Predicted 3D model of a 348-nucleotide part of an RNA (small-subunit ribosomal RNA, central domain) from an uncultured prokaryote.
The RNAcentral record of the full RNA draws on ENA.
The coordinates come from a structure-prediction model, not an experiment, and the mean pLDDT is 89.
Context: one part of a larger RNA
């Protein structure tokens, strides 16, 4: 280079959009780069490999073939790839008509609950534990009832339901706003896939300015526990948690499974269309999701099995024995904390 891999053994990037770049549907003609086939010229000589031959043998030499993986020019041939042309509609987009959703960002607004103020009822304990104290409380606590503030979070509906590319999204409502699906047929006609680098998004912590802060809570203090107890328990508690504006760029960012696209038994749930039978219902087919089992095949096994980890094709990233080590060093980012690209030397 060629071979083999990636779900749990090393190994799928956290995910998207797109650059070069690879790779692409049917089909007409041309052309002949790439392909095929023939010829011809070259490929120095030695050497190497064959098969002879000469030193008494080998070494050594000599002769003759064969090779010289290739390069160029000439002829052909036209399936295949390409390139140019013209057409097609299965792939992909446009229309049109529904439809369903915590999709996203913005202003509004409800309720219940917890903590805190004021009031009014009442008296002596409440709290909290395994027990217990530390703490609150006779300056009237907890429990009750009205009144008021605030600030977060939306019980039931809630469902292996439902959207999102992933992070993720859940009261109620204005209005803006992104994507899917199902059905019609009309229209474009390959406009496709994937995607080094590049750009954009990305929980949670964390950082910067400035607001906010009820509840919970790192830190940190007491109180128990214990041989200790810098924990687990308990009472208290700041920073955060929440809001806007800017960062960080990183998780078991997990389906531990990249993306398209084709082909290969079914049963049985569920969620949105669509049709028909028929019409409370229901059953049947069919599309596009989410789930349970299960045949082929598959796998080291576990198990996966039309939502594939099977069976082909295309692009991409990744891995190549532990340790050291995802560190040291340079590099780039970044306010830092740190992130990212990423060795060795020495050991086993």
């Nucleotide at each position: 280079c060629u071979g083999g891999g990636c779900g749990u053994a090393a190994a799928g990037c956290g995910c998207a959009c797109g650059u070069a770049g690879g790779c692409g549907g049917u089909u007409u003609u041309a052309c002949a780069a790439g392909u095929u086939g023939g010829g011809c010229g070259u490929g120095a000589a030695a050497g190497c490999c064959c098969g002879g031959g000469g030193c008494u043998c080998a070494a050594c030499c000599c002769c003759g073939g064969a090779a010289c993986g290739g390069c160029g020019c000439c002829c052909a041939a036209a399936a295949c790839u390409g390139u140019a042309u013209g057409a097609c509609u299965a792939g992909a987009g446009u229309u049109c008509g529904a439809g369903a959703g915590a999709g996203g960002g913005u202003g509004g607004u409800a309720g219940a609950a917890u903590u805190c103020c004021c009031a009014g009822u009442g008296u002596a304990g409440a709290g909290g534990u395994g027990a217990a104290a530390u703490u609150c409380g006779u300056a009237g606590a907890u429990a009750u009832u009205g009144g008021g503030a605030g600030g977060a979070a939306u019980a039931c509906c809630a469902g292996u339901g439902g959207c999102g590319a992933a992070g993720g999204c859940g009261g109620c409502u204005u209005a803006c706003u992104g994507g899917c699906u199902c059905g019609a047929u009309a229209c474009u006609g390959a406009c496709g896939c994937u995607g080094a680098g590049g750009c954009g998004c990305g929980a949670a912590a964390g950082c910067g300015u400035g607001g906010g802060g009820a509840g919970c809570a790192a830190a940190c203090a007491g109180g128990a526990u214990u041989a200790g107890a810098u924990a687990c328990c308990c009472u208290g508690g700041u920073a955060g948690u929440c809001c806007a504006c800017g960062c960080c760029g990183u998780a078991a960012a997990c389906g531990a499974u990249g993306g398209a696209u084709g082909c290969u038994a079914g049963c049985c749930g569920u969620u949105g269309g669509a049709u028909a039978g028929u019409a409370u219902a229901c059953u049947a087919u069919u599309c596009a999701g989410u789930g349970a089992c299960g045949c082929a095949g598959c796998u080291a096994a576990c198990g996966c099995a039309u939502u594939a980890a099977g069976u082909g094709u295309c692009c991409c990233a990744c891995c190549u024995g532990g340790g050291g080590a995802g560190u040291a060093c340079g590099g780039u980012c970044g306010c830092a904390a740190g992130a990212u690209u990423a060795a060795a030397a020495c050991u086993c």